[in-house]
RNA sequence: GCGGGGUUCGUCCAGUCUGGUCUAGGACUUCAGCUUCCCAAGCUGGCAACGCGGGUUCAAAUCCCGCACCUCGCACCA
Repeated sequence: GCGGGGUUCGUCCAGUCUGGUCUAGGACUUCAGCUUCCCAAGCUGGCAACGCGGGUUCAAAUCCCGCACCUCGCACCA
């Protein structure tokens, strides 16, 4: 340099294919409460995220373009 895959709560992972109750869902963590003699466990509830910029559209996490970063393969230099 070329090509593929990826980037979403503190962490891990869905959702993208086929745009639409997604101002975004689950688990763990955390906070509050309940339960318990206490702890653990369990139950209920809360907080918390779409890499950046642009485009298309009534509507974009989702489609298109560019960029950044991670990763895999290939090529090149030495």
Transfer RNA from Thaumarchaeota archaeon UBA141, 78 nucleotides, folded computationally. It matches the Rfam family "tRNA". By type it is a transfer RNA. Gene Ontology term of the family: triplet codon-amino acid adaptor activity. Its mean pLDDT, the model's own confidence on a scale to 100, is 81. It was read from a public genome assembly.